[in-house]
Context: one part of a larger RNA
RNA sequence: ACGCUGGCGGCAGGCUUAACACAUGCAAGUCGCGGGAGAAGGUUCCUUCGGGAACUGGGCACCGGCGCACGGGUGAGUAACGCGUGGGAACGUACCCUUCGGCGGGGGACAACAGUUGGAAACGACUGCUAAUACCGCAUACGUCCGAGAGGAGAAAGGCUUCGGCCACCGAGGGAUCGGCCCGCGUUGGAUUAGCUAGUUGGUGAGGUAAAGGCUCACCAAGGCUGCGAUCCACAGCUGGUCUGAGAGGAUGAUCAGCCACACUGGAACUGAGACACGGUCCAGACUCCUACGGGAGGCAGCAGUGGGGAAUAUUGCGCAAUGGAGGAAACUCUGACGCAGCCAUGCCGCGUGUGUGAAGAAGGCCUUCGGGUUGUAAAGCACUUUCGACGGGGAAGAUGAUGACGGUACCCGUAGAAGAAGCUCCGGCUAACUUCGUGCCAGCAGCCGCGGUAAUACGAAGGGAGCAAGCGUUGUUC
Numbered sequence: 001a002c003g004c005u006g007g008c009g010g011c012a013g014g015c016u017u018a019a020c021a022c023a024u025g026c027a028a029g030u031c032g033c034g035g036g037a038g039a040a041g042g043u044u045c046c047u048u049c050g051g052g053a054a055c056u057g058g059g060c061a062c063c064g065g066c067g068c069a070c071g072g073g074u075g076a077g078u079a080a081c082g083c084g085u086g087g088g089a090a091c092g093u094a095c096c097c098u099u100c101g102g103c104g105g106g107g108g109a110c111a112a113c114a115g116u117u118g119g120a121a122a123c124g125a126c127u128g129c130u131a132a133u134a135c136c137g138c139a140u141a142c143g144u145c146c147g148a149g150a151g152g153a154g155a156a157a158g159g160c161u162u163c164g165g166c167c168a169c170c171g172a173g174g175g176a177u178c179g180g181c182c183c184g185c186g187u188u189g190g191a192u193u194a195g196c197u198a199g200u201u202g203g204u205g206a207g208g209u210a211a212a213g214g215c216u217c218a219c220c221a222a223g224g225c226u227g228c229g230a231u232c233c234a235c236a237g238c239u240g241g242u243c244u245g246a247g248a249g250g251a252u253g254a255u256c257a258g259c260c261a262c263a264c265u266g267g268a269a270c271u272g273a274g275a276c277a278c279g280g281u282c283c284a285g286a287c288u289c290c291u292a293c294g295g296g297a298g299g300c301a302g303c304a305g306u307g308g309g310g311a312a313u314a315u316u317g318c319g320c321a322a323u324g325g326a327g328g329a330a331a332c333u334c335u336g337a338c339g340c341a342g343c344c345a346u347g348c349c350g351c352g353u354g355u356g357u358g359a360a361g362a363a364g365g366c367c368u369u370c371g372g373g374u375u376g377u378a379a380a381g382c383a384c385u386u387u388c389g390a391c392g393g394g395g396a397a398g399a400u401g402a403u404g405a406c407g408g409u410a411c412c413c414g415u416a417g418a419a420g421a422a423g424c425u426c427c428g429g430c431u432a433a434c435u436u437c438g439u440g441c442c443a444g445c446a447g448c449c450g451c452g453g454u455a456a457u458a459c460g461a462a463g464g465g466a467g468c469a470a471g472c473g474u475u476g477u478u479c
Stems, first nucleotide, its partner, number of pairs: 001474004007351006013344002015309001020307003024304003029066003034063002041056006073262003082187007091179002096175007104138001106136002113128006144153003158167003188234003195225003200222008237259004241252004264285005287298004315341001317340003323337001324335004354384004364375004388420001390415005398406001423468005428449003434463005444451002
């Protein structure tokens, strides 16, 4: 997985196939205590009753900050310093902690907005106005960087306030955390793959990087790897672990955890502390969709869900209550991470489907040597019990103050009544369990040996029996 069957609960698991294509919704935002603007609404005042003004308010966008590099998915690629383990030196690290020092004075823009305008749309173009924790100079420089030295270079931003302060900002040192890089050893099969290699191997110099390095380039040398298996081919993410086994070992890498790689296919860089970036950008390609034919849009290997493939794998659910994450001074917002619920005997575990008594050994069935035997204390009857389930009532912990999706759930109490709850496979030997009838080398069985051609314990049925049990059997896979 399939066939037959199926009462309950707990815990776990649930596309192994097409990294096939995807309708729809949601999955990354947040900050008004950075900034301009100021809709609806509210209050007050004025009013020619049309409305206007002030204050408040804060929507949708916009500039700006942080996050979007986490979390989540998948295993295509990769036989590799990818992973595992043990080391190493030439590095970076936003937010966090700690230490020292600073935060002075100016300037010019660009969105939003207004006007004009192009386009079917997506999306633009031009002119004009404007703020800032956006941008750019100047000043200053304990320490920092460059330099042998002299000397040279380089910074900042404010906001809120109960005026006490709090949060930001800049330079520098240290820490913590995380990461980049290098090396020893280990890491599938094939020799019916024996030679492979030109930035190739090394050097000098330069460039580049956060950083060592042919990483890249110029020049020079001719090296480097290989029978201890290079190169090539095939297969494959690796590990902690998991299964099996007395162990050694063999097999395996689902769930959970660590690392890696990938994000329609291929390539590239931008921004940034960090990406060469799943829900960012650009180019090319395939595919799908829109189009006014000029041109545009998209990427579920996120959570659900659809088609397809397949023996086969679930809900287009609830909630941010908890844990964790992002932003925020906070209130809070966001969070298909997560917590829960739904479906499935998919697995493991537990429980139940009654208990005691009951021989006239009832009836019926089956067998029979026709005497009886067996089903069988089994049933009925009598006496009890009430787990689970049902119904009624109460009702949590999970939440240190508030806040509970789960959930009227778990659990507790009560009521009724044996009441609602047993199947599957097998019975020739291996292998526990036997008779009758039917069939007649037919129909069929079968894991192996083998059964069946007229008395078949082996086929089919019945009675009886054996074994497991909410499962049983078959098939497949591993030991």
Small-subunit ribosomal RNA, 5' domain from an uncultured Rhodospirillales bacterium, 479 nucleotides, folded computationally. The prediction has a mean pLDDT of 88. The RNAcentral record of the full RNA draws on ENA, Greengenes and SILVA. It matches the Rfam family "Bacterial small subunit ribosomal RNA". Gene Ontology terms of the family: structural constituent of ribosome and ribosome.